Record summary
Predicted 3D model of RNase P RNA and transfer RNA as a complex of 423 nucleotides.
[in-house]
RNA sequence: AGGCGAUCGCGAAAGAAGCUUUUCGAGGAAAGUCCGGACACCACUGAGCAAAUCGCCAGGUAACGCCUGGGCGGAUGAUUUCCAUCCGACGGAUAGCGCCACAGAAAAUACACCGCCUGCAAUCUUUCACAGAUCCAGGUAAGGGUGAAAAGGUGAGGUAAGAGCUCACCGCGAAGUUGGCAACAAUUUCGGCAUGGCAAGCCCCGGUUGGUGCAAGGCCAAAUAGGCAGUGAGAGCGCUCAGCUCGGCAAAGACACUGCGGGUAGGCUGCUAGAGGGCUCGAGCGAUCGUGCUCCGAGAGAAAUGAUCGUCCGAUGGUAGUCGCAUCGACAGAAUCCGGCUUAUCGAU
RNA sequence: CGGGGCGUAGCGCAGCCUGGUAGCGCACCACAAUGGGGUUGUGGGGGUCGGAGGUUCAAAUCCUCUCGCCCCGA
Numbered sequence: 001a002g003g004c005g006a007u008c009g010c011g012a013a014a015g016a017a018g019c020u021u022u023u024c025g026a027g028g029a030a031a032g033u034c035c036g037g038a039c040a041c042c043a044c045u046g047a048g049c050a051a052a053u054c055g056c057c058a059g060g061u062a063a064c065g066c067c068u069g070g071g072c073g074g075a076u077g078a079u080u081u082c083c084a085u086c087c088g089a090c091g092g093a094u095a096g097c098g099c100c101a102c103a104g105a106a107a108a109u110a111c112a113c114c115g116c117c118u119g120c121a122a123u124c125u126u127u128c129a130c131a132g133a134u135c136c137a138g139g140u141a142a143g144g145g146u147g148a149a150a151a152g153g154u155g156a157g158g159u160a161a162g163a164g165c166u167c168a169c170c171g172c173g174a175a176g177u178u179g180g181c182a183a184c185a186a187u188u189u190c191g192g193c194a195u196g197g198c199a200a201g202c203c204c205c206g207g208u209u210g211g212u213g214c215a216a217g218g219c220c221a222a223a224u225a226g227g228c229a230g231u232g233a234g235a236g237c238g239c240u241c242a243g244c245u246c247g248g249c250a251a252a253g254a255c256a257c258u259g260c261g262g263g264u265a266g267g268c269u270g271c272u273a274g275a276g277g278g279c280u281c282g283a284g285c286g287a288u289c290g291u292g293c294u295c296c297g298a299g300a301g302a303a304a305u306g307a308u309c310g311u312c313c314g315a316u317g318g319u320a321g322u323c324g325c326a327u328c329g330a331c332a333g334a335a336u337c338c339g340g341c342u343u344a345u346c347g348a349u
Numbered sequence: 350c351g352g353g354g355c356g357u358a359g360c361g362c363a364g365c366c367u368g369g370u371a372g373c374g375c376a377c378c379a380c381a382a383u384g385g386g387g388u389u390g391u392g393g394g395g396g397u398c399g400g401a402g403g404u405u406c407a408a409a410u411c412c413u414c415u416c417g418c419c420c421c422g423a
Base pairs, nucleotide, nucleotide: 002312003311004310005309006308007307008306010025011024012023013022014021015020027331031342032341034340035339036338037337038336039213040212041211042210051209052208053207054206055205056070057069058068059067060066071090072088073087074086075085076084077083091204092203096202097201098198099197100196113144114143115140116139117138118137119136122134123133124132125131152170153169154168155167156166157165171193172191173190174189175188176187177186178185179184217269218268219267220266227260228259229258230257231256232255239253240252243249244248276295277294278293279292281290282289283288313329314328315327316326317325350422351421352420353419354418355417356416359375360374361373362372369406377393378392379391380390381389382388399415400414401413402412403411
């Protein structure tokens, strides 16, 4: 999130008493119903399992998966000390299981293709030798090559060739010290490197969660059909039938009226002034909190909230020449309420 | 108010759970068999996996948001 005014229309409330009057009438998202609560009823000794969901630290809040501040990481900019902006589902891969296609020797207990190096026997080349080639037995992980990812990186020493094999710096891990509430950071010593990635795979650790939802719930309460009670009617037979001493005896019932009770339709309520908005002052970096003042009335029933005209504002268009004209003003529509998130959308920054 | 499912080629459906090649039937196109058509056979083409973003080396598949449709309960 077009403003103001007029007229007509729709809905609600209040008034008036003869017919009309006055007042009020959508949103920032009312949306999606994705989270969290209020409120209501039901359930409930406690704990655990299961299930769902959340996950750096601290704070805010009624609560949250939201917000604020900080830490760490990443991107961009300027620049290379550091700073600014933005983003982050950001616990654990040393609890365990699982997966890692193709390619590649090898994809996680390193099983080495090419290569580099060493050695003996044999064979071949050759001139007996030296040397070279093939085969065999070993060493190696520097180099090549594959991949998204190759088992710490760079440099030096070292070695037959190599290798954390050794050393320096960096990275990683453990312990300590200092700073900080903490996450974490800085630093010292030690470790020769052990620990590839994926938990928006199962899972582990820690936290949270009782269920249902205003069609919750409360109150009043027709007609009809059952139930209970009372009163009245009722001569007998007959019917149903509790019970008993059972071919019998026999209470009671039927019909009418009244009352009570459950509950349906229906009505009332819950129901909209609230964890509310604005301003001032104060606390805090901030989210937020507190004091004072002030403002605010959709709340219905399948459900109203619209249209026209005038004027102003804004956008666009052509004409014209600074004046007039035409069109347009988004997304969208309350249903118990509130705090968030997400999505839709006009213009500006 | 609350709960669940679906969207993949023109149509109907697999694949998703457990990530790595998108497949089946009908339809379509070409060829062959026939004098021609149908039928049959052989071969072929065609898919932003509803949309957007993220996780991952890699997403139809896992996660979040969103659009549309269907079903169920009070």
Rfam match: Bacterial RNase P class A. Rfam describes the family as follows. Ribonuclease P (RNase P) is a ubiquitous endoribonuclease, found in archaea, bacteria and eukarya as well as chloroplasts and mitochondria. The family's RNA type in Rfam is ribozyme. Model confidence (mean pLDDT): 76 of 100.